Context: one part of a larger RNA
RNA sequence: GAACGAACGCUGGCGGCAUGCUUAACACAUGCAAGUCGAACGGAUUAGCCUCCGGGUUUACCUGAAGGCUAGUUAGUGGCAAACGGGUGAGUAACAUGUGGGAAUCUACCUAUCAGUACGGAAUAACCAUUGGAAACAAUGGCUAAUACCGUAUAUCAUUCCGUAAGGAAGAAGGAUUUAUCGCUGAUAGAUGAGCCCGCAUCAGAUUAGGUAGUUGGUAGGGUAAAGGCCUACCAAGCCUGUGAUCUGUAGCUGGUCUGAGAGGAUGACCAGCCACACUGGGACUGAGAUACGGCCCAGACUCCUACGGGAGGCAGCAGUGGGGAAUAUUGGACAAUGGGCGAAAGCCUGAUCCAGCAAUGCCGCGUGAGUGAAGAAGGCCCUCGGGUUGUAAAGCUCUUUCAGUAAAGAUGAUAAUGACAGUAUUUACAGAAGAAGCCCCGGCUAACUCCGUGCCAGCAGCCGCGGUAAGACGGAGGGGGCUAGCGUUGUUC
Repeated sequence: GAACGAACGCUGGCGGCAUGCUUAACACAUGCAAGUCGAACGGAUUAGCCUCCGGGUUUACCUGAAGGCUAGUUAGUGGCAAACGGGUGAGUAACAUGUGGGAAUCUACCUAUCAGUACGGAAUAACCAUUGGAAACAAUGGCUAAUACCGUAUAUCAUUCCGUAAGGAAGAAGGAUUUAUCGCUGAUAGAUGAGCCCGCAUCAGAUUAGGUAGUUGGUAGGGUAAAGGCCUACCAAGCCUGUGAUCUGUAGCUGGUCUGAGAGGAUGACCAGCCACACUGGGACUGAGAUACGGCCCAGACUCCUACGGGAGGCAGCAGUGGGGAAUAUUGGACAAUGGGCGAAAGCCUGAUCCAGCAAUGCCGCGUGAGUGAAGAAGGCCCUCGGGUUGUAAAGCUCUUUCAGUAAAGAUGAUAAUGACAGUAUUUACAGAAGAAGCCCCGGCUAACUCCGUGCCAGCAGCCGCGGUAAGACGGAGGGGGCUAGCGUUGUUC
């Protein structure tokens, strides 16, 4: 000098764009953050209409029960999603990451192509009844449906298994409706996503020198979507290491960011890619995909409810609270846009996202007036008492109105409709210099000097140093210098 997710002190007008718990991966009240489909299904229920039966009634009319149709609602079964999106950086020195290769793999939804979608069956939730329980919830019996479940048929080429081959064996499906679509099954290819292996790169310590028995390799088998000690049995005795093994400490990695002429050094906030984690530890289930943040089971710590028998919970999602800390925001609006999930669609959901609020936290822009004005006014300060300086500064005169204010008009973002932002941006008019300047420094380094007070005191200080009676270094004043809605200090990096 530059930089910062900064903090502190003094000060503070406006706007745009960014950024905002770096500490306790500490504990969390409350609300919301993942649903959707009635065009898969049986019920239940609401409204209207029609048919039929009955009661009151002479009819009209009123009313009760059953059936059907239409239009809604949806607890349950079922499908898809919930593995994305969002958060955090605890762990990890590792094929985690970066980069370049590889072969022994899987891939829902999507795209293309080929072939099919036949015949049957048994249940179960909801519901009803009974029962247990304080609750959470649960048990027993009975009834019922499906795109839920099961059996049979078919499947020539391509699927899987056996076989050298011929050939043999195995294995599918489901319908809905407004009749035009949407689905379902088998197969192939693609796309996308993911798993696995390897070369190279990847912090410090030798006051860590030896480490390793599934360890290193082979054979056989098991297991996996898949190669492999991944696992098991047997056999061999290997394997790593001074080019630093092992151990210990520290740490998410990268694109990047900061600095620097560069080489390099430091760093990994925001944004983007990858990884890991979800109260702590362990486990699997479902599924195309998880060993699953807002799923399940077990154990533990903690918190809460309890009728003491037993239950409930997990903000490192968005807000918010306590705590810690030098320190970091609203329990806001909207799905209008972009994107995501479901749905044929209308649409529903979306604290992703888009916006608004708070903070000079940063960067950028603008303003706090312009011209004229010497009696060089008054006042202040200094003085050799002549004057000098503040100083064209002020006043006065002539103007202007950015921003803020008031009033009116009023977008783009949206495409036929739909705008949270928002009556926002912007435009026009009006009034009046009106509402808007501070901070640090002045001995040298380092731009900027005098007076008074103090008297090695009080104090200053980045280094040198200053202060003991004439202090340009302390405190005040006048004057001056620098930067400016900021200015200084502290911390950290180069």
This is a predicted structure of a 494-nucleotide part of an RNA (small-subunit ribosomal RNA, 5' domain) from an uncultured bacterium.
The full RNA is in RNAcentral, with records from ENA.